[in-house]
A computed fold for a 63-nucleotide RNA from a chicken gut metagenome, annotated as transfer RNA. It matches the Rfam family "tRNA". Rfam describes the family as follows. Transfer RNA (tRNA) molecules are approximately 80 nucleotides in length.

RNA sequence: UUGUAGCUCAGCAGGUAGAGCAACUGAUUCGUAAUCAGUAGGUCAGCGGUUCAAAUCCGCUCA
Numbered sequence: 001u002u003g004u005a006g007c008u009c010a011g012c013a014g015g016u017a018g019a020g021c022a023a024c025u026g027a028u029u030c031g032u033a034a035u036c037a038g039u040a041g042g043u044c045a046g047c048g049g050u051u052c053a054a055a056u057c058c059g060c061u062c063a
Base pairs, nucleotide, nucleotide: 002063003062006021007020008019009018015052023039024038025037026036027035045061046060047059048058049057
């Protein structure tokens, strides 16, 4: 210094957690791929503290 979805990463002047790819379903096709539409998926590394409210601030731990 980093740790956020299966992967790559956004989001850090505190205020309901997002994108791309991947996955699944449907349409299209004789079929596959491609394309289009939609769906699901996260205890934000862990444990505490501050606060009405923490992914975000502070401490410790782990990698």